Predicted 3D model of a 162-nucleotide RNA (c-di-AMP riboswitch aptamer (ydaO/yuaA leader)) from Streptomyces fagopyri. The source organism's lineage runs through Bacteria, Actinomycetota, Actinomycetes, Streptomycetaceae and Streptomyces.
RNA sequence: GGACAGUCAUCGCCGAGUCCCCGUACGGUGCGAGCCAGGGGAGCCGGGGACCCGUACGCAGUCCCUGGGGUGAAUCGGACCCCCUCCCCGCGAGGGCGUCCGUAGGAGACCUUCCUGCUCCGAACCCGUCAGCUAACCCGGUAGGCGAGAGGGAAGGAAAGG
Repeated sequence: GGACAGUCAUCGCCGAGUCCCCGUACGGUGCGAGCCAGGGGAGCCGGGGACCCGUACGCAGUCCCUGGGGUGAAUCGGACCCCCUCCCCGCGAGGGCGUCCGUAGGAGACCUUCCUGCUCCGAACCCGUCAGCUAACCCGGUAGGCGAGAGGGAAGGAAAGG
């Protein structure tokens, strides 16, 4: 001097997932300050839920006998490999794991909008046959992950400074 890994502090990013109080005289932990579990409140996010509105309704043809809905940016296609089920046993139909390619959509250091360009993500889970919107009202959540920086231009704000 460089690479990798880890810890602590600070700052920051994605996200609703932040802040305050009690807890602190009684749970856990710590020598202790305290921290955690737990409780309450504010803010934020989401769901359920009337009127009105919306959707559906008639005729003909074809096809089919399929659940539906929600959180979230995370949806829809294609190719390949393997496995499972069914049958009329054919490289037939359906389903599942994985890999890859694209894609609706989302994110990238004060905020919003527009133009241009690059990079990354494009998961997972829940309700259980029930759900359009929705005042009153009711219910739930407030986790987790990360350290990549690629910005440039225009307009309007905010903040700081003079």

The coordinates come from a structure-prediction model, not an experiment, and the mean pLDDT is 78.